Transfer RNA from a Patescibacteria group bacterium, 72 nucleotides, folded computationally. Its mean pLDDT, the model's own confidence on a scale to 100, is 80. The source organism's lineage runs through Bacteria and Bacteria candidate phyla.
RNA sequence: GUCCGCAUAGUUUAAUGGAUAAAACAAAAACCUCCUAAGUUUUAGAUCCAGGUUCGAUUCCCGGUGUGGACA
Numbered sequence: 001g002u003c004c005g006c007a008u009a010g011u012u013u014a015a016u017g018g019a020u021a022a023a024a025c026a027a028a029a030a031c032c033u034c035c036u037a038a039g040u041u042u043u044a045g046a047u048c049c050a051g052g053u054u055c056g057a058u059u060c061c062c063g064g065u066g067u068g069g070a071c072a
Base pairs, nucleotide, nucleotide: 001071002070003069004068005067006066007065010025011024012023013022018055027043028042029041030040031039048064049063051061052060
């Protein structure tokens, strides 16, 4: 330099056009316990950025950013 893939919660993954974005672990609160751990219940928390297509975009298209890979 060319080409290909990936980006969703604090972390690891779902959702592939129909909307309340789902779960596990982690976090907070309450219960339980003499205390801690374990257990039970509840709560908060996210679509990399900017445009476009569409009645409707996490999903499709263009550009950018970051990251990984292949070739040179």